[in-house]
Context: one part of a larger RNA
Molecule: small-subunit ribosomal RNA, central domain
Organism: Scenedesmus sp. YACCYB167
RNA sequence: UUGCAGUUAAAAAGCUCGUAGUUGGAUUUCGGGUGGGUGGUGGCGGUCCGCCUAUGGUGAGUACUGCUAUCGCCUAUCUUUCUGCCGGGGACGGGCUUCUGGGCUUCACUGUCCGGGACUCGGAGUCGGUACUGUUACUUUGAGUAAAUUAGAGUGUUCAAAGCAGGCUUACGCCAGAAUACUUUAGCAUGGAAUAACACGAUAGGACUCUGGCCUAUCUUGUUGGUCUGUAGGACCGGAGUAAUGAUUAAGAGGGACAGUCGGGGGCAUUCGUAUUUCAUUGUCAGAGGUGAAAUUCUUGGAUUUAUGAAAGACGAACUACUGCGAAAGCAUUUGCCAAGGAUGUUUUCAUUAAUCAAGAACGAAAGUUGGGGGCUCGAAGACGAUUAGAUACCGUCGUAGUCUCAACCAUAAACGAUGCCGACUAGGGAUUGGCGAAUGUUUUUUUUAUGACUUCGCCAGCACCUUAUGAGAAAUCAAAGUUUUUGGGUUCCGGGGGGAGUAUGGUCGCAAGGCUGAAACUU
Repeated sequence: UUGCAGUUAAAAAGCUCGUAGUUGGAUUUCGGGUGGGUGGUGGCGGUCCGCCUAUGGUGAGUACUGCUAUCGCCUAUCUUUCUGCCGGGGACGGGCUUCUGGGCUUCACUGUCCGGGACUCGGAGUCGGUACUGUUACUUUGAGUAAAUUAGAGUGUUCAAAGCAGGCUUACGCCAGAAUACUUUAGCAUGGAAUAACACGAUAGGACUCUGGCCUAUCUUGUUGGUCUGUAGGACCGGAGUAAUGAUUAAGAGGGACAGUCGGGGGCAUUCGUAUUUCAUUGUCAGAGGUGAAAUUCUUGGAUUUAUGAAAGACGAACUACUGCGAAAGCAUUUGCCAAGGAUGUUUUCAUUAAUCAAGAACGAAAGUUGGGGGCUCGAAGACGAUUAGAUACCGUCGUAGUCUCAACCAUAAACGAUGCCGACUAGGGAUUGGCGAAUGUUUUUUUUAUGACUUCGCCAGCACCUUAUGAGAAAUCAAAGUUUUUGGGUUCCGGGGGGAGUAUGGUCGCAAGGCUGAAACUU
C1' cells in the first nucleotide's frame, strides 16, 4: 500500500499562476485456409455383458472401438508475416547414372522385384565461427538463497512442552530415518508478448536491388622483390532502377484564428444627482436639541425653523432581484478612451500541445504603519451628562486618530458554500441569465419583405431553486456530501482526545504592529 478521515465532531492553503514531481485519449496482426496430435458432445453402427416375445428387439455399462458432424486446446504451415552468411556433422529422403549378388522372366545386360557398393541432388535436430540484432518495465519457470525460528511429515520424551530420535522376530547383528514447504527486493538464466513507456522515414542524411569511384592489404598463383588484375575487408562520394514509395485520426481533451454579442469585470479621464455640514442674505419668534425620562449643549448678540444662493468633501437611494460580471478580495450616476475576458457560433487551423502541483511568483476586505493632500459625515481614544449598588459600558452631547485620495508597506478575516481542482456516470421538474437554431406562430409599417419586441420548441454554457431518493449520512441534511467493507479515475493540501498553545525557542519576512514556520515539560 491493501485500508481511515477533512459541511457541522480535529481537519481544504484567501485566490490564481507555476517549475521539479505524479498522472495522462483513441489508433498499427485482426481474421481465414490446410495438415497432424489430443479432449468433450451428438448421430449411425460393431464387439463384450444381461434380459426377452430370440434371423430380431431392448437395457445398462467411467467397458472397447469404426465412420461422421461439431466445439475447444496444442503444434506445424500458407495467406506481404520466418535473422543472414560460412563451416563441421550427416538422422533421413530422391535420382537421369554406374558396378555387383539373388529370385522370376526373356533369344538377349531383355524386363521386373529384393538387396549391397560407387556417383549425384536435397537435408532435420545439434555444435562452432562470424555479421547484426529496437530498448526496458511486467509476468512464468528454473538455478541460487545460512541454520535455529515458523508451517509441516515421521517417531508412545509414561502424556505434553520438547527432542531427532529410533525400530526389530534370529541382537555377533539387521533395518530404515534426521522429509517437505515458505525464503519477497536486487542480480542470473528462461517461456510469454497482453498492458505501460521510450525509439523509428518529412530539407529523406529513408528501405531494397544493381552499378561506378576511393582506401587498406587478409588470401591465391613454388620462394623473394616490383607493377597490375583478381579476391577479401572498410568507410564515404556518385549513378540507375524497384515500391501502393514514406505524414494514422481529428478526442462530447486542449491551444490558436475569425464572427456578432454579453457583463454593476479592470484602468484613466469626464459628467450628473439629492442629502449633509458650513457660510452669506432673508421672514418670524421663545424656545430648540436630545431621551424611557432627563441633563450636559445652543439660544432676544435671534437658536430651532422658513426662503434664496454659494462652497466643500463624502456617497451613488428608489430601480436592486434567490439577477449579472470577476481567480478571489470585490464591482452600481453619465459619457469618452484604453487594453482584457467568458459563453455561443464555426464543413476554420495546430495535432497531444494536457491535468494537478513541493520550490517560486502575482493579486489579496477591514484595521494598522510611513510621507503628501483632503478633512463633509460618522467616529476607536478622551471629556462630560445620564443610568446604576457600582458603569472605566449600553443611551445622550462633544471629540483626536481614522474614515476619502495619491505614493509606498502590511498579508490577515466566520477571506464561508465553514464543502480543493480536473474527468466520467447516476433523476424528474419548472423558472431565469448569455449566445445560437427552428416555427405557415403573434404583433409593429405602406400591403409584402428585413429588422425589432413577444409566443412555442430545441442545443450549449451559467447563478440558483423545487420534488423525490432502490444512493449517502451519526443526523441535520446532500443530484452531491451519490457511484465506499461489492473498499483503487488522476492529482495537491491537511487532521489524529481536551488543555498547555498558535505559547516558548530558533529561523525568516516586516519601519512597526505583527505574519509564516512551530515544540516540550506538565496536566486531564